[in-house]
Context: one part of a larger RNA
RNA sequence: GAGCGAACGUUGGCGGCGUGGAUGAGGCAUGCAAGUCGAGCGAGAAACGGGGGGCAACCCCCGGAGUAAAGCGGCGAAAGGGUGAGUAACGCGUAGGCAAUCCACCCCCGAGACCGGGACAACCCCUCGAAAGGGGGGCUAAUACCGGGUACGCCCCGUGGAGGGCAUCCUCCGCGGGGGAGACGGCGGGGAUCCUUCGGGACCCGCUGCUCGGGGAGGAGCCUGCGUCCCAUCAGCUUGUUGGCGGGGUGACGGCCCACCAAGGCUAUGACGGGUAGCCGGCCUGAGAGGGCGAUCGGCCACACUGGGACUGAGACACUGCCCAGACUCCUACGGGAGGCUGCAGUCGAGGAUCUUCCGCAAUGGGCGAAAGCCUGACGGAGCGACGCCGCGUGGGGGAUGAAGGCCUUCGGGUUGUAAACCCCUGUCACCCGUUAUGAAAGCCACCGGAGUAACCCUCCGGAGGUUGACAAAGGCGGGAGAGGAAGCCCCGGCUAACUACGUGCCAGCAGCCGCGGUAAAACGUAGGGGGCAAACGUUGCUC
Numbered sequence: 001g002a003g004c005g006a007a008c009g010u011u012g013g014c015g016g017c018g019u020g021g022a023u024g025a026g027g028c029a030u031g032c033a034a035g036u037c038g039a040g041c042g043a044g045a046a047a048c049g050g051g052g053g054g055c056a057a058c059c060c061c062c063g064g065a066g067u068a069a070a071g072c073g074g075c076g077a078a079a080g081g082g083u084g085a086g087u088a089a090c091g092c093g094u095a096g097g098c099a100a101u102c103c104a105c106c107c108c109c110g111a112g113a114c115c116g117g118g119a120c121a122a123c124c125c126c127u128c129g130a131a132a133g134g135g136g137g138g139c140u141a142a143u144a145c146c147g148g149g150u151a152c153g154c155c156c157c158g159u160g161g162a163g164g165g166c167a168u169c170c171u172c173c174g175c176g177g178g179g180g181a182g183a184c185g186g187c188g189g190g191g192a193u194c195c196u197u198c199g200g201g202a203c204c205c206g207c208u209g210c211u212c213g214g215g216g217a218g219g220a221g222c223c224u225g226c227g228u229c230c231c232a233u234c235a236g237c238u239u240g241u242u243g244g245c246g247g248g249g250u251g252a253c254g255g256c257c258c259a260c261c262a263a264g265g266c267u268a269u270g271a272c273g274g275g276u277a278g279c280c281g282g283c284c285u286g287a288g289a290g291g292g293c294g295a296u297c298g299g300c301c302a303c304a305c306u307g308g309g310a311c312u313g314a315g316a317c318a319c320u321g322c323c324c325a326g327a328c329u330c331c332u333a334c335g336g337g338a339g340g341c342u343g344c345a346g347u348c349g350a351g352g353a354u355c356u357u358c359c360g361c362a363a364u365g366g367g368c369g370a371a372a373g374c375c376u377g378a379c380g381g382a383g384c385g386a387c388g389c390c391g392c393g394u395g396g397g398g399g400a401u402g403a404a405g406g407c408c409u410u411c412g413g414g415u416u417g418u419a420a421a422c423c424c425c426u427g428u429c430a431c432c433c434g435u436u437a438u439g440a441a442a443g444c445c446a447c448c449g450g451a452g453u454a455a456c457c458c459u460c461c462g463g464a465g466g467u468u469g470a471c472a473a474a475g476g477c478g479g480g481a482g483a484g485g486a487a488g489c490c491c492c493g494g495c496u497a498a499c500u501a502c503g504u505g506c507c508a509g510c511a512g513c514c515g516c517g518g519u520a521a522a523a524c525g526u527a528g529g530g531g532g533c534a535a536a537c538g539u540u541g542c543u544c
Base pairs, nucleotide, nucleotide: 001544002543003542004541006540007539008538009537010536013392014391015390016389017388018387019385020384026348027347028346030345031344032343035075036074037073040072041071048063049062050061051060052059053058082303083302084301091228092227093226094225095224096223097222098221101220102219103218106216107215108214109213110212111211112210114148115147116146117145123138124137125136126135127134128133154179155178156177157176158175159174160173161172162171163170164169185208186207187206188205189204190203193202194201195200229275230274231273236266237265238264241263242262243261244260246258247257248256278300279299280298281297282293283292284291285290305326306325307324308323309322328339329338330337331336356382358381359380360379364378365376366375367374368373395425396424397423398422405416406415407414408413429485431480432479433478434477435476436475439471443467444466445465447463448462449461450460451459488533489532490531491530492529493514494513495512499528500527501526502525503524509516510515
């Protein structure tokens, strides 16, 4: 000098864009943060309103409503969001490999969807418990579950051939044997025919969903070369250890795991141990080389009260799932239960120190759904903080005899100083009034045209119209008023730009270094003056 997620002191007008728990990965009240689908399925309230019956309590019917809440089932919940504790590791970065692998949803291609069956919730009844929650009996539906049949170019075994490679092998063509699915579900529409419990169904068309196989896209898993901090006052480390054979296990290779066999493997090119640390794109500094850092944003990893474990699933060993153990907090009828903010806000604590228990799903994105739509503290916004960067303003021109006051003085004067007053203007910001755009075109509604159809409908494409804004009392524009509301902080001995007076008297004090102060102190304190920067200015801490 530059920089900072800063803090502290003094001061503080406005706006834009950023940014804000760096410490205790300490504890947490409260609310919200993951649901959705009735076009998979069975069932199905109440308040309230209307009507009727009854002396009344009350009962029945219609609406509310096939609504709410719940259940079975599907998809999602493994994403999104947070944090940096752990980790010196194939964790990350980079370059490769898998002839050792997997993949739900999405896209493309091929083929198919046959015949049957039995349950379990919800519900009803009984029952245990203070609660959380259960137990028993009975009924029932499905795109839930099960059996059978069938099936390809799929899988397994055997076998023949061709091509290729990298030891194991890979690809292609063929033969024989064996094996493995399914939801004629859902929705909309339809003329003839058939059936019908007269509701509809078979049948046909469209959309959607289902099964098997192949490919793609994107994602994941595993392996390898190289790189990745400090300590040698850590010098030896290792028994599943190193390798083999066989097996188990996995989607997959492997000592991943196991039995047996061998005795190996690593190490001054730093093993092992200890300390520290998430890694990177990048950020800061620097002429560069290098040094330091890894906040915000993006990629990867790890973690979710602490430790361990598996279940479900395409995917987890799963932040707001489950089980066990532990610590802690809460409830309890003492038998037993409940909980996990390192999500958004908020609270206590510790700290020099870090915000609102805000608005909205209008946009973007995500989940579910045919769609309408629902959910979304992701996100979009607003709020608070000069925390940072940037922009703007606090007025402009004129104005001397150089007012007054202050300070200095050699008492002549000098200086503050065109500074003020005063005159003429301007009108940014803030203030008041009015007006108005972008973020919003998708979807949907109704209409027109076209494709499609035997035709209508459905569906698809195009067009014109309508509907949707949290932000927003914002922003833009126009008008009004009016110099009015808006300047401080540090420094002035040298380094280093800026000097006098008074006070003080090695005192009180200053100080980054050198050093000032003991009676004329430009170095302390105050004042006047001056210098610097400016909505900031200084100080401290840290990095180069």